[in-house]
Context: one part of a larger RNA
């Protein structure tokens, strides 16, 4: 040195455990902001470093409820104090809410800097309180060059900004990859930028879908179906119609045509006009077009206007150039509607909470829920705690009860806002959405790659009809059927899930589970974008070792005490291995 044995130290493996994390499901909720968001800086405590809460009224002020004995967060001790005259906490509604942030008076390296105007106050400054960014729409006031006017420029009143997990529409728009290479094709109209929306969002009331039969708006499932098709006919891509469900809701313009009110133009000088009937008046009122507006109309078995016909329909009142009446027209009333708003009411949801059966005795133990013997309650033996393992100890569960305030939900009533005769029949009339429909070139899109390529959108050329009309049935003509483009709104069924709520789980159990169970996106690192950790466990209870000794020593240990237990001592459950060490034994 090296091998065993033992007996220590290092080490934290492994076991156990879980206020954390991973997935499903189910339900609620679903928009915030110039009335300053979201997200932050700074303060704020008797004593205060960090989290939490709050905001100069600062771990909090005021209300109106709940709740009942302690309380002043985490955090424990010291002061000091509060509370049965109801605090401490829960929950509604309300004050307050430095600075910064869209950030808005300017400006600036975010939390800084520094001004105008008005009021107020002061002996004055200073202070204090209010206002002063951009932009867009409406009104209104001034107002150039230049006469009118127009730009412009003031004010006032409404509105925009911005921020959200994911989901929605549009506008843009890749490659890695497969094709066993690669160009056409494929990923994939996917990543990803970008612009707005909402609690959903888009879509939506037939210029459809089909086929000789019909159906009737749009979304979302199931099926239709890997099907019919598309496809260097490679790889691959890939539908509709029907059926069967979920949820259900249909309207309003644009013309035509008939008033009003402004503008232009034509033409008259008492002629055109002024609803109709009689007598009278009035008169740039007719007429054209142009713009604004109210009535009117809204559709494919084609509707509507206009006249003109025949039916049918309510009251009162007013206006109908004058006068008396008719027509018409306004109001009111009467009905009627409900996808709009107000106010009262009822119900029931949320946001606090509240009642809530039933055991005791012996024993082992440090502890009794264990055994052991004897009971009970169960609409309740879901859990979870209690010094082991509890239905009857504790919180609870099953059932059952409850809100002064606000807030959503439905349903009633009253009002506000809308609607308010219907239909037949006829017709030489008139409207029914123009740079559109179509067309030709180019491109997109659609399962459909240019193909026999419809249809559906775009660019540039070029262009129509108006019901005797026009589109569409996958080239294109015929018939035949179907529908009516070029304007507009529409809940619901359906799409996510930051949040919030419960459940559950052949999900992890501290190198695992969220990167993070612990004060974490924190320490670090990076010029930056960004990258990014490790760190749980004394005991039932601190009963955290009083005093004594050794020691330089509040280090550290030996005694004593606590405690079941300290070989459980704040390097604390349990304490493998490498590794160190010490004694014996063997061996070189």
């Nucleotide at each position: 040195g090296g091998u065993g044995u033992a007996u220590g130290g290092u080490g934290g493996a492994u076991g156990u455990u879980c206020u954390g994390g991973c997935g499903u499901c189910a339900g609620u909720g679903g928009c915030u902001g110039a009335a300053g968001a979201a997200a932050g800086a700074c303060g704020u405590g008797g004593u205060a470093g960090a989290c939490u809460g709050c905001g100069a009224u600062a771990a909090g002020c005021u209300u109106c409820g709940g709740g009942g004995a302690g309380g002043u967060g985490u955090c424990a001790a010291c002061g000091a104090c509060c509370u049965u005259u109801g605090a401490u906490c829960c929950g509604u509604a309300g004050a307050u809410u430095u600075c910064u942030g869209a950030a808005u008076g300017g400006g600036g390296c975010a939390a800084c800097c520094u001004g105008g105007c008005a009021g107020g106050u002061u002996a004055a400054g200073a202070c204090c309180u209010g206002u002063c960014a951009c932009u867009u729409g409406u009104a209104a006031c001034u107002g150039a060059a230049u006469u009118c006017a127009u730009a412009g420029g003031u004010u006032a009143c409404a509105g925009g900004g911005a921020g959200g997990c994911a989901c929605g529409u549009a506008g843009g728009g890749a490659a890695g990859u497969g094709a066993a290479a690669c160009a056409u094709c494929u990923c994939a109209g996917u990543a990803c930028c970008u612009a707005c929306a909402g609690g959903a969002a888009u879509a939506u009331a037939a210029a459809g879908u089909a086929a000789c039969a019909a159906c009737g708006a749009u979304u979302c499932c199931c099926u239709c179906a890997g099907u019919a098709g598309c496809g260097g006919c490679g790889a691959g891509c890939g539908a509709a119609g029907c059926g069967g469900g979920a949820a259900u809701a249909g309207c309003c313009c644009a013309a035509a045509c008939c008033g009003g009110u402004g503008a232009a133009g034509c033409g008259u000088g008492a002629u055109a006009g002024a609803u109709g009937a009689u007598g009278a008046u009035c008169g740039u009122u007719u007429c054209u077009u142009c713009a604004c507006u109210g009535g009117g109309g809204u559709c494919g078995u084609g509707g509507g206007a206009a006249g003109a016909u025949c039916a049918u329909u309510c009251a009162a009142g007013g206006a109908g150039u004058c006068a008396u009446c008719a027509a018409u027209c306004c109001u009111u009333g009467g009905g009627g509607u409900g996808a709009u708003c107000g106010c009262a009411u009822a119900u029931g949801u949320u946001u606090a909470g509240g009642a809530g059966a039933a055991c005791g005795c012996u024993u082992u133990g440090g502890a009794a829920a264990g055994a052991g013997c004897g009971a009970c309650c169960a609409a309740a033996g879901g859990a979870g705690g209690u010094g082991a393992a509890a239905g009857u100890c504790c919180u609870g569960u099953a059932u059952c009860c409850g809100a002064a305030a606000a807030a959503c939900a439905u349903g009633u009533g009253c009002g506000a806002c809308c609607c308010u005769u219907u239909g037949u029949u006829c017709u030489c009339u008139c409207c029914c959405a123009a740079g559109u429909a179509g067309u030709a070139c180019c491109g997109g899109a659609c399962a459909c790659g240019g193909g026999a390529a419809a249809c559906c959108c775009g660019g540039u050329a070029u262009g129509a009809a108006u019901u005797c009309g026009c589109g569409a049935g996958g080239a294109c003509c015929a018939c035949c059927u179907c529908g009516c483009a070029a304007g507009g709104c529409u809940a619901a069924a359906u799409a996510c899930u930051u949040a919030c709520u419960g459940a559950c789980g052949a999900c992890c159990g501290g190198u695992a589970g969220c990167g993070a169970a612990c004060c974490a996106g924190u320490a670090g690192c990076g010029u930056g974008a960004g990258c990014g950790g490790a760190c749980a466990a004394u005991g039932a209870a601190a009963a955290g070792u009083a005093c004594c000794c050794g020691g330089a020593g509040u280090a550290c240990g030996g005694g004593a005490g606590u405690g079941a237990a300290a070989g459980a001592g704040u390097a604390c459950c349990u304490g493998a291995a490498a590794c160190c060490a010490u004694a014996c034994a063997c061996u070189u």